The RNA shown here (small-subunit ribosomal RNA) has 1391 nucleotides and comes from an uncultured bacterium.
RNA sequence: AGAGUUUGAUCCUGGCUCAGGAUGAACGCUGGCGGCAUGCCUAACACAUGCAAGUCGAACGGGGUUUAUAUAACGGAACUCUUCGGAGGGAAGAUAUAUAAACCUAGUGGCGGACGGGUGAGUAACGCGUGGGCAACCUGCCCUGUACCGGGGGACAACAGCCAGAAAUGGCUGCUAAUACCGCAUAAGCCUGCUGUGCCGCAUGGCACAGCAGGGAAAACCACGGUGGUACAGGAUGGGCCCGCGUCUGAUUAGUUAGUUGGCAGGGUAACGGCCUACCAAGACAACGAUCAGUAGCCGGCUUGAGAGAGUGGACGGCCACAUUGGGACUGAGACACGGCCCAGACUCCUGCGGGAGGCAGCAGUGGGGAAUAUUGCACAAUGGGGGGAACCCUGAUGCAGCAAUGCCGCGUGGGUGAAGAAGCACUCCGGUGCGUAAAGCCCUGUCAGCAGGGAAGAAAAUGACAGUACCUGACCAAGAAGCCCCGGCUAACUACGUGCCAGCAGCCGCGGUAAUACGUAGGGGGCAAGCGUUAUCCGGAUUUACUGGGUGUAAAGGGAGCGCAGGCGGCGUGGCAAGUCAGAUGUGAAAACCCGGGGCCCAACCCCGGGAGUGCAUUUGAAACUGCCAUGCUGGAGUGCCGGAGAGGUAAGUGGAAUUCCUAGUGUAGCGGUGAAAUGCGUAGAUAUUAGGAAGAACACCGGUGGCGAAGGCGACUUUCUGGACUGUAACUGACGUUGAGGCACGAAAGUGUGGGGAGCAAACAGGAUUAGAUACCCUGGUAGUCCACACUGUAAACGAUGGAUACUAGGUGUAGGGGGUAUUAAGCCUUCUGUGCCGUCGCAAACGCAGUAAGUAUCCCACCUGGGGAGUACGACCGCAAGGUUGAAACUCAAAGGAAUUGACGGGGGCCCGCACAAGCAGUGGAGUAUGUGGUUUAAUUCGAAGCAACGCGAAGAACCUUACCAGGGCUUGACAUAUAAGUGAAUGGCUAAGAGAUUAGUCAGUAUUUCGGUACACUUAUACAGGUGGUGCAUGGUUGUCGUCAGCUCGUGUCGUGAGAUGUUAGGUUAAGUCCUGCAACGAGCGCAACCCCUAUACUUAGUUGCCAGCACGUAAAGGUGGGAACUCUAGGUAGACUGCCGGUGAUAAAUCGGAGGAGGGUGGGGACGACGUCAAAUCAUCAUGCCCUUUAUGUCCUGGGCUACACACGUACUACAAUGGCUAUAACAAAGAGAAGCGAGACGGAGACGUUAAGCGAAACCCAAAAAAGUAGUCUCAGUUCGGAUUAAAGGCUGAAAUUCGCCUUCAUGAGGCCGGAAUUGCUAGUAAUGGCAGGUCAGCAUACUGCCGUGAAUACGUUCCCGGGCCUUGCACACACCGCCCGUCA
Repeated sequence: AGAGUUUGAUCCUGGCUCAGGAUGAACGCUGGCGGCAUGCCUAACACAUGCAAGUCGAACGGGGUUUAUAUAACGGAACUCUUCGGAGGGAAGAUAUAUAAACCUAGUGGCGGACGGGUGAGUAACGCGUGGGCAACCUGCCCUGUACCGGGGGACAACAGCCAGAAAUGGCUGCUAAUACCGCAUAAGCCUGCUGUGCCGCAUGGCACAGCAGGGAAAACCACGGUGGUACAGGAUGGGCCCGCGUCUGAUUAGUUAGUUGGCAGGGUAACGGCCUACCAAGACAACGAUCAGUAGCCGGCUUGAGAGAGUGGACGGCCACAUUGGGACUGAGACACGGCCCAGACUCCUGCGGGAGGCAGCAGUGGGGAAUAUUGCACAAUGGGGGGAACCCUGAUGCAGCAAUGCCGCGUGGGUGAAGAAGCACUCCGGUGCGUAAAGCCCUGUCAGCAGGGAAGAAAAUGACAGUACCUGACCAAGAAGCCCCGGCUAACUACGUGCCAGCAGCCGCGGUAAUACGUAGGGGGCAAGCGUUAUCCGGAUUUACUGGGUGUAAAGGGAGCGCAGGCGGCGUGGCAAGUCAGAUGUGAAAACCCGGGGCCCAACCCCGGGAGUGCAUUUGAAACUGCCAUGCUGGAGUGCCGGAGAGGUAAGUGGAAUUCCUAGUGUAGCGGUGAAAUGCGUAGAUAUUAGGAAGAACACCGGUGGCGAAGGCGACUUUCUGGACUGUAACUGACGUUGAGGCACGAAAGUGUGGGGAGCAAACAGGAUUAGAUACCCUGGUAGUCCACACUGUAAACGAUGGAUACUAGGUGUAGGGGGUAUUAAGCCUUCUGUGCCGUCGCAAACGCAGUAAGUAUCCCACCUGGGGAGUACGACCGCAAGGUUGAAACUCAAAGGAAUUGACGGGGGCCCGCACAAGCAGUGGAGUAUGUGGUUUAAUUCGAAGCAACGCGAAGAACCUUACCAGGGCUUGACAUAUAAGUGAAUGGCUAAGAGAUUAGUCAGUAUUUCGGUACACUUAUACAGGUGGUGCAUGGUUGUCGUCAGCUCGUGUCGUGAGAUGUUAGGUUAAGUCCUGCAACGAGCGCAACCCCUAUACUUAGUUGCCAGCACGUAAAGGUGGGAACUCUAGGUAGACUGCCGGUGAUAAAUCGGAGGAGGGUGGGGACGACGUCAAAUCAUCAUGCCCUUUAUGUCCUGGGCUACACACGUACUACAAUGGCUAUAACAAAGAGAAGCGAGACGGAGACGUUAAGCGAAACCCAAAAAAGUAGUCUCAGUUCGGAUUAAAGGCUGAAAUUCGCCUUCAUGAGGCCGGAAUUGCUAGUAAUGGCAGGUCAGCAUACUGCCGUGAAUACGUUCCCGGGCCUUGCACACACCGCCCGUCA
């Protein structure tokens, strides 16, 4: 930083999509470790359980526990004495009371429960942010200062008793303390009221001092050190209120508001205030968006972006709001209070049914919802908070741990060496290549995890939840640790197989219909990596809402046009002010975040420190150019006055002639009218036509002109009334009065509406006639609204220059309309100037087309409008309208385009030019008949296959009885009918015979015994393996070959030039030609493939040669005969040469090319014919000529054989032959060719036969012999118009030939038979001269079979005015929404 996608291609417009980054994420696959963060975005849904706010006995009275002491009454031990009966002694223990000490504690009291923690429902607000103000305020605990702390009183809990209740809880009576409560005293610089003086402030007002009157405080405890209390002043902290500015969307929400706005008085508050009340006034807010509706906590920041911005507000921090929903106050310094109170609602729970209890949006946790979000953990060790003098207590704040790849960051899953390039897998042209130094092997290391030992900091003397944690050390084994997505283009990365528009993929374009780099799998590759993909959302790319930074002639987009309020913008001077503007300073812009520089965790993420930045707001000091404001001037903008002319400008009244129609009368007679052609219609009741007179309505010919006027719509006979605007000139007046213009107001074609007139012509609707498949149309005959007038409405048009208005500037040229000036003596002149209206054109602009002083150029100002196509200018709502309808104006859904300009083609029942047997002019046909042949169809066991408009159909097939043959039936074979190779075995190969069989084949038998260096080789057979084979499929996988447009004149390239580009130019133009043939011109100059020529045949002549051809002259000779000698003249044969080139003459043309005519010439303008076929088109034909990829088949889709079929036959078509007859048939008859073929051949002659033919047989491998008779023609005769002496199909019989074979299924001969057919409907073919037509001959194929095909010669015409039309083609041009290219595209209806 861009890319893909509209087209055949191009440029542009324009949307869609992608590559990037981000996330409190979720889902799929996968998952080793650690650090730091983060973790209900949904149901402000409901909550079990535990905990989250207590503390103070140094305020107080009680209660309790323990200890000590004392006393009292018990108790009686040790010990002593003993008369052994007992006595003394009095301890421990225990009870009660008192005192003292320590501790615990319900209650009174104090402080704290207004912090901390949660959530984002509400809120569009002074809620938040930012900056200010309070002279209109409060502030517990804390700090400083001043002063004080004197003396009294009465209660209420606790407690005791009684009572009520299930409980919660309460009632009554009685006792009692205090730092609880209440008076009194004292006191101020405190408060209230009044008076006065001074100073100050932006205003209300404030401060200080003095005087008078009134009010007005406290609490004690004590370890005697203190702690606490009261008042006042100040500070600090925290709050309250007010203000400027900023803060989403909708006008399809335009009006809202009665305490509403203000005033006065009072009340209330810490305080101002309609905050509240009474009274008075009628205001207040709103297009600079009020009100209403929707959505939303706001910010620091975060994400993205080059920035401006856009999106967002989770964690952390600040503010606000809320605490089940709604309301309320109490207490208090502070609340209208999350874990306080009261009331009401819903819900849950308890209940003895009377009544009560509760509030997780605190931390965990549960249910639910959801794609989705954690433990009912440990500790107060640290940091902080509450209480306390303190010890200490409390603290789900907090510190930690647990769970989750949710994110960011770091680390690892090994390193080196290692080619037999292993195995395996994949591909392969089978040679190999890739995975790949990858693995194995060898040598190392040991992070992390695991094991063992040691072991912190965090704590300042002690106190450590975390935690035996971080970290360190040791031993040990390469061991425990890699996946995910992608590989057609965008976008890095390719092959094989499977599948066959199926299954599937896909972000966009799009892949998949048998060779898929796009589906699935595999191998390989690319990317990222403990993650990788997908989905969702945001920014970016998107300059695709454009402030930075877009547009509006034709792509979406200029309002139909004017006037004009608000608003925006605004000429030239001078002076002032300082709002904007600029500069400096100051304050603020919290911290965190960001950037820079350092530092700490091994690094990083993360954390800490310092600095910067924070573009903003405010205050203040300056400057005064520009904008603004004030003042004062100016005349250039604008306007007024005056002179003048131009004009379909508007309005009203009047007037005029032509035409149409109608009426009356005359003349006059059969038609008129209308059309492509007709008909409906009118007319003998007299039309049309014509003449005269009259009536009515509407419109104004010529002039008339890209002429005029008007803002636009629009305005056209003449006269008059009233009236608007523009222009030239002048320079007297005003002195910026200007411009644009949302709303608003008025104007606004046609059609339409209402009321009343009018109505000639025209004419929706309607009727009839035509046309047509139909014709609710186009054409015709009629015809009503309407068109006209007056008044009122409608308010739209391709209302267009598809171009809003204003101002200024920016080369020229040439028309035209209306004025002015100059020149000059003429004129319809020239020069110049202003205003309007056209054309061409430079610069510039533009995607191009084009615009170009009348801009779409260069600038400024204002308004309107646009943001992909369709849905749709539709729906709903609102406004307007009598209605019709108009204005405003969406969404769902759907597509990947829709579109503009230009380019090249193709196409057009567009144009121009030209050509062709294309038409026309002719000749002969086809289409009708019979037959032949091919095709379709049908049939069949099979009727093998292909060819399908021209360009398939007497085509492949230059010849199907078997063969061919590919088809069918049946019978056989399986390494095969055919090829190559290897191994083993056997045998020469081969030929004959017999038998079975339809044959293939099988069985048997006989003959035969190659060559060689004795290894073998060649050949054949058998077995085995590779393989053979396929006329099986795909001509849409191909090569080659061919057809066709078309023997049409075209198709291109290099360089240059033009164009942003596709492309253009050249190749177009003027001539000319058969031709892109040639000439001239030209931003083109050259070149190539085509054209032409070079090649072959033919037409003329010469020359050379002279057998097998020829015979003029000379001889010989025959029945005849170049038969013989000879000749080389002629014909001919086949080599060479010449000839024709617009070369010559004349006309035309441009002096060219060329063309017309002529001469000469055998031939004249490419002489005639052939071969030769440009770039390309038709996925044209052919896999069945051949070759060939892939697929299929392998005891068969191969191969062999017999028989059948390709020859079928209600029918349809194509191509031919023969005819229908007298230009003829038949019979007879001394005519004349060319080109070919011939040895398994052509076959003379002779004989036989009526003939086909047979027998015999000479010659000839051919200028020699033969096929071979040419036929039509000519001559003579006959037939005489008839289904015939035309025509020959068909059939029967008898024969001939080929061939193993003639039945299916050949040809020929003879005799007999004698069908349809008498010139052919619509339609259609060929041919322009040795051509058409007509006559025969030959050849290839071939055993035989020709009406076909390929050639040959004979006889031998007619016609062409011409290019309007049909068909095809070429060039130029034009239109185009076509490009698969008109057999296109596309619209509607129905399914």
It matches the Rfam family "Bacterial small subunit ribosomal RNA".